[in-house]
Context: one part of a larger RNA
C1' cells in the first nucleotide's frame, strides 16, 4: 500500500413540544401483595387538573394597592390527564478516538552517582630529593667534593583506565561501535565482592548531570472513560424548502448567548397585509453650487494704527515702491462653513397589477473567520490580490457557454430523455462550429499583439489667414553702395572685443550690420533689390483643432507582451448593413415528481385519507430543517410456507421490475437449512479517523 473483518449520536431519569391511543371535570396509580410469573389482578398513599389574588392574616369570580366604591396590577368567559413513539433540553463518560499533566499507593542504586567494609592490579626503562658515610675545610659551625641512598598527585612507555583528531558506519556487526591518532599510567589511580542513600527525594570536583537504552521531577498500577471552547473521523436511497459569515454582550475576539437570516406546524384577516408600477402629500441638508455667517487666502484702491526719514525748543507738522485693521473692488476656497440646493432613497394616501406572501405564536436549527467586482467614502502614497464602512452583483452553496488556461468578470440559473428548432455573451482564414460577406474610410508601424513625460517636414480630415499671371515659393545669374576707419575706448578696434548713439545721402535695393573671418585691415556670406525660370486641374507659406501611426522602449533555460499557424485595398482599426455559428437559456416531442385547484371512484373513527384524470405553478444547492422509502440481525405471525426433484452461502448473465437504496429470474457451484406478509426490537448500513486486527 491493497484486500477482508471490525469501527462512532446510545442508555436511564426528569422537563417540554408534536403525533397516536384511552378516559374526561376529571385522569392516573407508586411501593407492596397475589399469580398460571416480561401478561394479568390487586393496591387510591401520592401526583396533575377543576380559582384566583395578596408578603401574610385573609377574602374569593374576584383580589391586592389605598382614606377611597377613584385609578391601576394580576385574574375570571372552561380541558385536562395517563401511556407510547419521535424532536430537543438537563443530569450522568453522553457521538467516537486523542493529550502535555495532577494526585495516591507501591517497585527500583545487578546501569549510574557518592560513601562504607574487605580484597586485587600496575611489563620495562629514565631521573636521582632528603638522610647517612668518607675526604677536604673551619677556632667550632658553615661550606665543597665523592660515595651511599631511593623521594616524587616526577619522566618515557605496555597491561589497565580514558575518549583528542580524522575516516568508516547511519534499514549499522553495534538503539553510541570499528580503524587511525591521542591523554593518564604509584595515584584526587584502576578494579572485584558485600553493603548504605529513593522520587519534590537521593547523589552530584555542578553538565540540570545521574538514579536500569526514558529524568526541569524515575518506573508500575490505581483515581480514570481526568479534562480538551482544540484537531481528525462519523457508514443506505429518493423527495420538498433552504441560510449565515451581521448587530448587541462577553477575562470576549478561531468560543458562547439574545436579535436578524433558514425549516416545520398552528392561528388571525379574506382583500386586509405584502411585492411592483403610476399619481399625489410630506420630512430632510448629501452631490452640486455659493461666499450671506464661521475659519482660511491673493492683487489693487482707500485709510486708522505702528515703523523709518525730514523740519521744529517743544507741542506738533510734513513725508514714505515699509508693516497693516476696517471699508471698497477683482479673483479664490472648506469633512467638522451655508444665503441656496437636486437626483435617488425614506414615510403616508389613492388607483392599478401580481396572487399567498406578510404578520403573530410554538418547536428545531445552522451561522456570528467571509472573498472579489461595480459605485459612494475613511485610512494608506487618490500604493497594494492592503485595510475599514455603506450600497448593488457574483462566488460562498452554482453546473453550462465566453474571456487560450481561470471561485468572485460577461452571458445564463442544470427534474429526466432526444442524431429536432431559435437565440445570449462571444464569434464566422486554418487549428475550431459559422462571412476569405457587402459598402465607405484609416493605418505601413506586424501598429494591431504592453507604458509616460518629452520629441519629430509620418500621414488622413476640418478650419482660419498671408503671398501670387503687375509672376509668388525654391533654384540659378547679378547687385548688396557713399558720408565713414560714426563717436568713445584702445597698442590696434576700420559693420562684426567693449560702451554710447544708430542718422543722412545715392538708389531698383543695400543694417552705422545677422554670421564666418583678420593682430588690425582685407576676404566670404546674409538681410534687401533686379533679372531669369516655372505653376489654371494653380501654386507657395503660417497657425489652430482633430483621426491613425513613429521614437522614447534594457533581463535573466527558449520565440515567450495575438492561445498558435499565420494575416497588409487584412484575418488590423473606425462606421454602416445583411446572413450564419453559438449554452444544460428558450421552443418542440415524450416522460417523472411536488404543491394548489377541480372532478370522479373507493374507504371512513365523518375530521378526512387513498387512487385516477384535468388545469396551473414549480423541481441548482453547502450548513441546516422537514417528508417518504430500501436493506441487515433477532422476536411474533410460524406445529404455517419453501426445501436432497437441492436451503443458506459463493461465482456469473447480453433477462425482468423499481427514479434509487434495492428486488426477482436464469446458469454453475454448494450440500441443509431458509422464511413471505403484517407488526415489533435494535450491538442496523464504512472509503477516509498518520483508525484497530489479520493476510499478502
Nucleotide at each position: 500500500g491493497u484486500c477482508a473483518g471490525u469501527g462512532a449520536c446510545u442508555u436511564a431519569a426528569u422537563u417540554u413540544a408534536u403525533u397516536a391511543a384511552g378516559c374526561a371535570a376529571g385522569c392516573u396509580u407508586a411501593a407492596g401483595c397475589c399469580a398460571u410469573c416480561u401478561a394479568g389482578g390487586u393496591g387510591u398513599a401520592g401526583g396533575c387538573g377543576c380559582a384566583g389574588c395578596g408578603a401574610a392574616a385573609g377574602c374569593a369570580a374576584g383580589u391586592c394597592u389605598u382614606a377611597a366604591u377613584a385609578g391601576g396590577g394580576c385574574g375570571a368567559u372552561u380541558a385536562g390527564u395517563u401511556u407510547a413513539a419521535u424532536g430537543a433540553a438537563u443530569u450522568a463518560g453522553a457521538c467516537c478516538c486523542g493529550a502535555a499533566a495532577a494526585c495516591g499507593a507501591a517497585u527500583g542504586a545487578g546501569c549510574u552517582u557518592a560513601c562504607c567494609a574487605u580484597g586485587a592490579g600496575c611489563a620495562g626503562g629514565u631521573u636521582g630529593a632528603a638522610c647517612g658515610c668518607a675526604a677536604g675545610g673551619u677556632a667550632a659551625c658553615a661550606c665543597u667534593u665523592g660515595c651511599c641512598g631511593g623521594a616524587g598527585g616526577a619522566c618515557c612507555g605496555a597491561a589497565c583506565c580514558a575518549g583528542u583528531u580524522g575516516a568508516c558506519g547511519u534499514u549499522g556487526a553495534a538503539a553510541a561501535g570499528u580503524c587511525u591518532u591521542u591523554g593518564g599510567a604509584u595515584g584526587a589511580c584502576u578494579u572485584g565482592u558485600g553493603g548504605u542513600a529513593a522520587g519534590g527525594g537521593g547523589u552530584g570536583a555542578a553538565a540540570g548531570g545521574c538514579c536500569a537504552a526514558c529524568c526541569a521531577a524515575a518506573u508500575u498500577c490505581g483515581u480514570a472513560g481526568a479534562u480538551a471552547g482544540c484537531u481528525g473521523g462519523u457508514u443506505u436511497u429518493c423527495c420538498g424548502c433552504g441560510a449565515a459569515a451581521a448587530c448587541u454582550a462577553u477575562u470576549u475576539a478561531g468560543g458562547u448567548a439574545g436579535u436578524g437570516c433558514g425549516u416545520u406546524g398552528a392561528a388571525u384577516a379574506a382583500a386586509u397585509a405584502u411585492g411592483c408600477g403610476u399619481u399625489u402629500a410630506g420630512a430632510g441638508g448629501u452631490a452640486g453650487a455659493g461666499c450671506a455667517c464661521u475659519a482660511a487666502a491673493u492683487g489693487g484702491g482707500c485709510u486708522a494704527g505702528g515703523g523709518g526719514g525730514a523740519a521744529g525748543a517743544g507741542a506738533u507738522u510734513c513725508u514714505u515702491a515699509c508693516c497693516a485693521a476696517a471699508c471698497c473692488u477683482a479673483a479664490u476656497a472648506a469633512a467638522a462653513c451655508u444665503c441656496c440646493g437636486a437626483a435617488u432613497g425614506c414615510u403616508g394616501a389613492a388607483c392599478g397589477u401580481a396572487g399567498u406572501u406578510c404578520u403573530u405564536c410554538a418547536a428545531c436549527a445552522g451561522a456570528c473567520a467571509g472573498a472579489c467586482u461595480g459605485u459612494g467614502g475613511g485610512u494608506g502614497c487618490u500604493a497594494a490580490g492592503g485595510u475599514c464602512c455603506a450600497u448593488g452583483g457574483u462566488c460562498g452553496a452554482g453546473a453550462g457557454g465566453g474571456a487560450a488556461a481561470a471561485a468572485g468578470c460577461c452571458c445564463a440559473g442544470a427534474c429526466c430523455a432526444c442524431c429536432a428548432g431559435a437565440u445570449a455573451a462571444g464569434g464566422u482564414c486554418c487549428c475550431c462550429a459559422a462571412a476569405u460577406u457587402a459598402u465607405g474610410a484609416u493605418u505601413a508601424a506586424g501598429u494591431g499583439u504592453g507604458a509616460a513625460a518629452g520629441g519629430a517636414u509620418g500621414u488622413g480630415g476640418a478650419a482660419a489667414u498671408u503671398c501670387c499671371u503687375u509672376a509668388a515659393c525654391a533654384g540659378c545669374c547679378g547687385g548688396g553702395a557713399g558720408g565713414u576707419u560714426g563717436g568713445c575706448u584702445u597698442a590696434g578696434a576700420a559693420g562684426c572685443a567693449g560702451c554710447c548713439a544708430u542718422c543722412c545721402u545715392u538708389u531698383a535695393a543695400a543694417g552705422a550690420u545677422a554670421g564666418c573671418g583678420u593682430a588690425a585691415c582685407a576676404g566670404c556670406u546674409c538681410a534687401c533689390c533686379g533679372g531669369u525660370c516655372u505653376a489654371a486641374u494653380a501654386g507657395a507659406g503660417u497657425u489652430u483643432c482633430u483621426g491613425c501611426g513613429c521614437c522614447g522602449a534594457a533581463g535573466a533555460u527558449g520565440u515567450a507582451a495575438c492561445g498558435g499557424g499565420g494575416c497588409u485595398a487584412a484575418a488590423a482599426u473606425c462606421a454602416u448593413a445583411u446572413a450564419c455559428c453559438g449554452a444544460a437559456u428558450c421552443u418542440g416531442u415524450g416522460g417523472g415528481u411536488u404543491u394548489a385547484u377541480a372532478a370522479a371512484a373507493u374507504u371512513u373513527u365523518c375530521g378526512a385519507a387513498u387512487u385516477u384524470u384535468a388545469u396551473a405553478a414549480g423541481c441548482g444547492g453547502u450548513a441546516g430543517c422537514g417528508g417518504a422509502a430500501c436493506g441487515u440481525u433477532c422476536u411474533g405471525u410460524a406445529a404455517g410456507c419453501c426445501u436432497g426433484u437441492a436451503a443458506a452461502g459463493g461465482a456469473g448473465u447480453a433477462c425482468c421490475c423499481g427514479u434509487g437504496a434495492g428486488g426477482g429470474a436464469c446458469u454453475c457451484u454448494g450440500g441443509a437449512g431458509g422464511u413471505a406478509u403484517c407488526a415489533g426490537a435494535a450491538g442496523u448500513g464504512c472509503g477516509a479517523a498518520u483508525g484497530c486486527u489479520g493476510a499478502c

The prediction has a mean pLDDT of 85.
This is a predicted structure of a 696-nucleotide part of an RNA (large-subunit ribosomal RNA, domain II) from a marine metagenome.
Its Rfam family is "Bacterial large subunit ribosomal RNA".